[in-house]
């Protein structure tokens, strides 16, 4: 150097204007947002997390295993880009409420993972 173990900290953004209506940040027109790792820089490629479902363990809290899991094309540059540039599209769990990616809630939660420190080891 690398590997392994532990501790601590961090780890999701966005409704502004107009219209209809008794009532909508939920409908309609425009607007706005984009977790983590990989790869030529990615919401739409590959993989992961979250949410949700099943099952097992457990008194509970919680944990193991399995499942589910949205959406992009065309052109340009280049050695290389579904990642950059140009154009035009598209997508976004569950519960609540006038139908919600943007409001409220589970959540002062959990977590992919990131960083720092300590130890082990050689």
């Nucleotide at each position: 150097a690398g590997u392994c173990u532990g501790u601590u900290u961090c780890a999701g953004g966005g409704c502004g204007a107009g219209g209809u209506g008794u009532g909508a940040u939920u409908c309609c027109u425009c607007a706005c947002u984009g977790g983590c790792g990989g790869u030529a820089u990615a919401g739409u490629c590959c993989g992961c997390g979250a949410c949700c479902c099943g099952u097992c363990u457990g008194a509970u809290a919680a944990g193991g295993c399995g499942g589910c899991u949205g959406a992009a094309u065309g052109g340009g540059u280049g050695a290389a880009a579904c990642u950059c540039c140009c154009a035009u599209a598209c997508c976004a769990a569950c519960g609540g409420u006038a139908u919600a990616g943007u409001c409220c809630g589970g959540a002062u939660g959990a977590a992919a993972g990131a960083a720092a420190c300590a130890g082990c080891g050689g």
Molecule: FMN riboswitch aptamer (RFN element)